A computed fold for a 73-nucleotide RNA from a Candidatus Daviesbacteria bacterium, annotated as transfer RNA. The coordinates come from a structure-prediction model, not an experiment, and the mean pLDDT is 81. Rfam family: tRNA. It is annotated as a transfer RNA.

C1' cells in the first nucleotide's frame, strides 16, 4: 500500500429506507428495609464518528475522510 468487518446514551447491544431512533446493564428519586443490599414502581441520559449526495423521506443506501480490527503483500 491493497482487501474485508465494525463506529448507535457512561456501558455491551437493537432498529423491512417511513411514526417522538429503543432494550439490558449502570445512574438518580420513590416504595421496601432498624442501615444497605436484592426487589418493585418511575426518571435522566443521543450532534447515529465526520463530510458530502441519492431521496418526498437516511441509523439504514452511495462517496471522502477519521478513528478501531482482522487478513493479504
Nucleotide at each position: 500500500g491493497c482487501g474485508c468487518c465494525c463506529g448507535u446514551a457512561g456501558u455491551u447491544c437493537a432498529a423491512c429506507g417511513g411514526a417522538c431512533a429503543g432494550a439490558a446493564c449502570a445512574c438518580c428519586a420513590g416504595a421496601u428495609u432498624g442501615c444497605g443490599g436484592a426487589u418493585c414502581u418511575g426518571g435522566c441520559g443521543g450532534u447515529u464518528g465526520u463530510g458530502g449526495g441519492u431521496u418526498c423521506a437516511a441509523u439504514u443506501c452511495c462517496c471522502g475522510c477519521c478513528g478501531g480490527g482482522c487478513g493479504c503483500g